[in-house]
């Protein structure tokens, strides 16, 4: 340099055009307990960046950035 895959809460992930962006975990609070832990309920918190297509984009297209793999 070229090809290819990926980027979503603090962390790990689901989501192939119309979802309230879901789940687990962490954190905070409630219940429970003599206390802690466990269990259970509730809450906070996210679509890498810029453009394009579309009535509508996390999702499709182009470019960029970062990371993984391959070729040279």
């Nucleotide at each position: 340099g070229c090809c290819u895959c990926a980027g979503u809460g603090g962390u790990g992930u689901a989501g192939u055009g119309g979802u309230u962006a879901g789940c687990a975990u962490u954190c905070a609070g409630g219940u429970c307990u003599g206390u802690c832990a466990c269990a259970u309920c509730u809450g906070c918190g996210a679509c890498c960046c810029g453009g394009g297509u579309u009535c509508g984009a996390a999702u499709c297209c182009c470019g960029g950035c970062u990371g993984g793999g391959g070729c040279g």

Transfer RNA from a Candidatus Bilamarchaeaceae archaeon, 72 nucleotides, folded computationally. RNAcentral holds the sequence, with entries from ENA. Lineage of the source: Archaea > Microcaldota > Candidatus Micrarchaeia > Candidatus Anstonellales > Candidatus Bilamarchaeaceae.